[in-house]
RNAcentral holds the sequence, with entries from ENA and SILVA. This is a predicted structure of a 1411-nucleotide RNA (small-subunit ribosomal RNA) from an uncultured bacterium. Its mean pLDDT, the model's own confidence on a scale to 100, is 85.
RNA sequence: AGAGUUUGAUCCUGGCUCAGGAUGAACGCUAGCUACAGGCUUAACACAUGCAAGUCGAGGGGAAACGAUAUUGAAAGCUUGCUUUCUUUAGGCGUCGACCGGCGAAUGGGUGAGUAACGCGUAUCCAACCUGCCCCUGAGUAAGGGAUAGCCCAUCGAAAGAUGGAUUAAUACCUUAUGGUUUCCUUUGAAGGCAUCCGAUUAGGAAUAAAGAUUUAUCGCUGAGGGAUGGGGAUGCGUCUGAUUAGCUUGUUGGCGGGGUAACGGCCCACCAAGGCAACGAUCAGUAGGGGUUCUGAGAGGAAGGUCCCCCACAUUGGUACUGAGACACGGACCAAACUCCUACGGGAGGCAGCAGUGAGGAAUAUUGGUCAAUGGGCGCAAGCCUGAACCAGCCAAGUAGCGUGCAGGACGACUGCCCUAUGGGUUGUAAACUGCUUUUAUACGGGGAUAAAGUCAGAGUCGUGACUCUGUUUGCAGGUACCGUAUGAAUAAGGACCGGCUAAUUCCGUGCCAGCAGCCGCGGUAAUACAGAGGCCAAGAGCGUUGUUCGGAUUUACUGGGCGUAAAGGGCGCGUAGGCGGUCUUGCGUGUCAAGAGUGAAAUCUCCGGGCUCAACCCGGAAAGUGCGCUUGAAACUACAGGACUCGAGUCUGGGAGAGGGAAUCGAAAUAUAGGGAGUAGCGGUGAAAUGCUUUGAUAUCCUAUAGAACACAGGAGGCGAAGGCGGAUUCCUUGAACCAGCACGGUCGCUGAGGCGCGAAAGUCGGGGGAGCAAACAGGAUUAGAUACCUUGGUAGUCCCGACUUUAAACGGUGCUCACUCGGGGUGGGGCCAUGUCACCGGCCCCGUCCAUUAGCUAACGCGUUAAGUGUGCCGCCUGGGGAGUACGGCCGCAAGGCUAAAACUCAAAGAAAUUGACGGGGACCCGCACAAGCGGUGGAGCAUGUGGCUUAAUUCGAUGCAACGCGAAGAACCUUACCUGGACUUGACAUGCAGGUGGUAGGGAACUGAAAGGGGACCGACGGCGGCAACGCCGAGCCUGCACAGGUGCUGCAUGGCUGUCGUCAGCUCGUGCUGUGAGGUGUUGGGUUAAGUCCCGCAACGAGCGCAACCCCUGUCGCAUGUUGCCAGCAUUAAGUUGGGGACUCGUGCGAGACUGCCGGCGUCAAGCCGGAGGAAGGUGGGGACGACGUCAAGUCAUCAUGCCCCUUAUGCCCUGGGCUGCACACGUGCUACAAUGGCCGGUACAACGGGCUGCGACCUGGCGACAGGAAGCGAAUCCCUCAAAGCCGGCCCCAGUUCGGAUCGCAGGCUGCAACCCGCCUGCGUGAAGUCGGAGUUGCUAGUAAUCGCGGAUCAGCAUGCCGCGGUGAAUACGUUCCCGGGCCUUGUACACACCGCCCGUCAAG
Repeated sequence: AGAGUUUGAUCCUGGCUCAGGAUGAACGCUAGCUACAGGCUUAACACAUGCAAGUCGAGGGGAAACGAUAUUGAAAGCUUGCUUUCUUUAGGCGUCGACCGGCGAAUGGGUGAGUAACGCGUAUCCAACCUGCCCCUGAGUAAGGGAUAGCCCAUCGAAAGAUGGAUUAAUACCUUAUGGUUUCCUUUGAAGGCAUCCGAUUAGGAAUAAAGAUUUAUCGCUGAGGGAUGGGGAUGCGUCUGAUUAGCUUGUUGGCGGGGUAACGGCCCACCAAGGCAACGAUCAGUAGGGGUUCUGAGAGGAAGGUCCCCCACAUUGGUACUGAGACACGGACCAAACUCCUACGGGAGGCAGCAGUGAGGAAUAUUGGUCAAUGGGCGCAAGCCUGAACCAGCCAAGUAGCGUGCAGGACGACUGCCCUAUGGGUUGUAAACUGCUUUUAUACGGGGAUAAAGUCAGAGUCGUGACUCUGUUUGCAGGUACCGUAUGAAUAAGGACCGGCUAAUUCCGUGCCAGCAGCCGCGGUAAUACAGAGGCCAAGAGCGUUGUUCGGAUUUACUGGGCGUAAAGGGCGCGUAGGCGGUCUUGCGUGUCAAGAGUGAAAUCUCCGGGCUCAACCCGGAAAGUGCGCUUGAAACUACAGGACUCGAGUCUGGGAGAGGGAAUCGAAAUAUAGGGAGUAGCGGUGAAAUGCUUUGAUAUCCUAUAGAACACAGGAGGCGAAGGCGGAUUCCUUGAACCAGCACGGUCGCUGAGGCGCGAAAGUCGGGGGAGCAAACAGGAUUAGAUACCUUGGUAGUCCCGACUUUAAACGGUGCUCACUCGGGGUGGGGCCAUGUCACCGGCCCCGUCCAUUAGCUAACGCGUUAAGUGUGCCGCCUGGGGAGUACGGCCGCAAGGCUAAAACUCAAAGAAAUUGACGGGGACCCGCACAAGCGGUGGAGCAUGUGGCUUAAUUCGAUGCAACGCGAAGAACCUUACCUGGACUUGACAUGCAGGUGGUAGGGAACUGAAAGGGGACCGACGGCGGCAACGCCGAGCCUGCACAGGUGCUGCAUGGCUGUCGUCAGCUCGUGCUGUGAGGUGUUGGGUUAAGUCCCGCAACGAGCGCAACCCCUGUCGCAUGUUGCCAGCAUUAAGUUGGGGACUCGUGCGAGACUGCCGGCGUCAAGCCGGAGGAAGGUGGGGACGACGUCAAGUCAUCAUGCCCCUUAUGCCCUGGGCUGCACACGUGCUACAAUGGCCGGUACAACGGGCUGCGACCUGGCGACAGGAAGCGAAUCCCUCAAAGCCGGCCCCAGUUCGGAUCGCAGGCUGCAACCCGCCUGCGUGAAGUCGGAGUUGCUAGUAAUCGCGGAUCAGCAUGCCGCGGUGAAUACGUUCCCGGGCCUUGUACACACCGCCCGUCAAG
């Protein structure tokens, strides 16, 4: 000191949340020790029991208990005069219950209910007061008297207690004396003011005191003065919230006179007056003890008032007084009330907010402890007694501080385990083991009885009203303490939270929007660093977390230190009251202000310094501080006040002149409607199109006349006027405001703002009376529509208009309060004026006021504002504090009503919002392109069949592909195989790979019978081999086989975990970068603009300059030519043949290779002297010549785990592998893609002509023979520019058919064949004969194609044993049309709006229904 969170991203506004500190805390888990401090915040709820205030015998009468002593009697023991026990007597003694009396009990201790108050704090005052005990001064203490409690007797009562009688004492009570004094009365009246009056003083009178005790030291008692202490009273200032509490008050405010009090006072009373308080907040309501201080904060502040200290208040609730120095009295009294208890029912008793303790309440707060040893208090001469004050101990991690749970060494970074892993290892981890050391703590034993003790008592001494010293004696709860020592031994001692970001710290497994987490954002839907567990890590640590509260962060109430054009926020406007603020000079004063000094601001606390507990916390001493208040002295600038002066603020006068300023009256033209008349005929009107409506009883249109009401075209203008609302035909009258100019005339701060208040205030609306042409809510009809309570249309009433009275609100907006001053220039316009010039007009310069535009500086989050500020300052007012709830409810005020003004809360969300940016989108705009439309040609959709898909079916109909961009797609070819599916039968280291270990030597391999659907089983029989060593026997190693272990295998899942490959937008012209510039930033610029292009193609311009990926070109095919070459290709000329057959030739065709050619190069025009476009020439080809390959950044979680590869998961005698048979071909149906047709531009028959690309040895197969044919039997040639496939077909020539379900069409079915193949039943292809279905050109709709294209005709190839109407290629014949870009679809670029960003298949509003 900040951070997270609104967005695709940005900046701002703004709320929410977090990190920090604190706590009388509580809860969860855990827990070794010590010190200090703390501990009912709730029920001021109720309380059992014990204790918390007594003491004095040196005041008194006395003697109930205890003790000593003595005494009477009795008994027992014996030592026979003693002891013990019992008993009696004695206040004579120690003492003492109860009683009289004195002092105390008013302190101490508790609590915070009440109290918003002189209660508290602070500063003053009392000449308006009191004060026991204590201190000082001086004086006194005389003489008498009568009672009474107790005790005793008697009575009543259950008790508490009460009554009567008799007797008695005092430091109890009374009378008298004395009276310096005090009080009162009378008198006197200095000084001073002087009329009264006040008044020091003088004299006289009246009243008022006392208590004794004793050990003789003293202690008391009485009155007087003074002090100290404590108390009482008064005043200034300060002291919570609410105005949805605005008026309150009758002893109220004051006076005179009394009463009362210690004392002032309406404190109380009688009389008189009518006052007093309040917007500077009275009264009322709510809440609350106040302060020193505590927490937090940089501070200013905010919050709090527990423990400790001061003050106040209270003592079950309410009231009252008595006693007393002091009380209206916590452990006193009386009365009333509630509650509890006792009771003999008549009556009584009680008050823990004292200390413990109990119940209750509550999340929650302790022992019915010890001692008066110390400190302090009461009484007492004293000893002493009392003291739940106090000092100690007990309980509680509730807080703060300190200590410990070991320290050092120790790597093969040990083994094992947990966890992870790429399987190599890593990590836990110097951790452990092990070695050495230490002993705080712990346990045991011992020392220590530490400091805190000073006193008391007795004696002595110095002395002497006091006091001090010495000696002796005695006093310790805590305490078995602290502290010290010895011994033992690492021995006795670590948990809790967190690990997605904020915020330090990550992996695996489980789970699968489930379970759960969460302070905010948010995690979890099968690879979760966020859930749960585990390993590991991080921070703090005897604690750690959670929850509550509070300050901070929050400048988020802003005094320090915020805002109001658009984010929340300027009152609709003016006038003006209180208040706030206020020009120049001067004099005085000294209110504020400033300075100095002294006083006070208790102690404790905080800060600093020093000291004491082993340290620290804690405690002690000192200083500083306590920012405050009052007093004294001084200063006099500013401020306030008082006096004087001034003119620049404000204002006044005379004259000039602009204006829809306001009010009233009169007048006008056009339009409309209505009425009358003329003329005239069939429609008018209205709309996108219509209809309702009007009209033959004559409309509409047209002409004339009359009437009515309302509004005023043009001029007219970001023009004028007004405070705002607002004001517009003309004239007249009345009324009124502002600016400017001249005269430098008057006057002299008269000013600004303005809470309340008063007035004005559009439209709609209300009330009463008029008026009513047009328009027109409501309403009615017609349309539109799914509906249409709307938009459109036909009508139409309030209303709109006038007069009077209300209402008081608007996006009443410049979304910008009013006033004054200052701060660059430029341009327009309205009013007034000055100067110059001019015959007039036009024109130039300047000043003031108003109004508008683009800008400088500056400001602003940006947009923008910018002398008319949103700049820089001043004064005053109003208003804001997250969104919703809500400008709502309640209350009050106003209103006839409608309603207005004022104005919340519960609850809920983490946003809501402003500006700008990039995209996307728009039934927004501009420009452009594409077989996109249009113009054409041919199809599809209808039929039959083929093929794919959906669906259905099935044991299985394997899987994938699903808008374009799935559907003759993966599949360039499912009878078995393929094959992944199903049924059934088999195998288990496996059909396939590698390694290890052991075994095998008639082993590898071949393999008959038999079994079986096959696979498999079964094995007669046959039967080898390599390398090394060794003479050999034989041994070892291979290959093989068997067994076992590792492993194989998976077309099992996830294309949303992936690689690779592919589709699509799209061959669309785009997509970006570096540097620079620009913006707070996201971004922009470049890439936009003007032209041009097929093209971000090129040119020009430009804060941009360059570059990259794309475009184009480079590559292939094709079109022309040249050169080279010439077989298997070619043949013009020569020779030859049936035939380029052969000789020969290289001219031609063709093939191969290498080149040339095309570049807007040339000409003309257009164009910006450009790029380029148009036309032309030449040329085989002309403006990228035609075609292909080639696909930018990216989009679609597009497709593919079944081509392949691959992470994770899953199966392992099966989800692997082998086999038989079946299925992938199933068929009510729906769709896509095709083939064949419906016929005469045709079909059939016969004859006849011309290709190209390709393929061929498990092959192509000439030719011959047979067969109607498919084909078969032979068979030459050819691994191919040589041979074969290979006759191309449409075409052309000739013939038949004659418009028909046909000589069209060929489905379907039957029979007979052929071919391939182990095998054509499910399920192939072909041939012949026979059969001869639908179909006569196809609804809505939809598709391809712009030239060698469409259409049409055939040919070849891949796959392949066989099986194309599919696919990939080839050539033959060979069109039509394009005006054009309005519209449909897709795309590009610029611009605009946006509340969209998953981006319009978006977002989002209301109603209804369900939960």
Rfam family: Bacterial small subunit ribosomal RNA.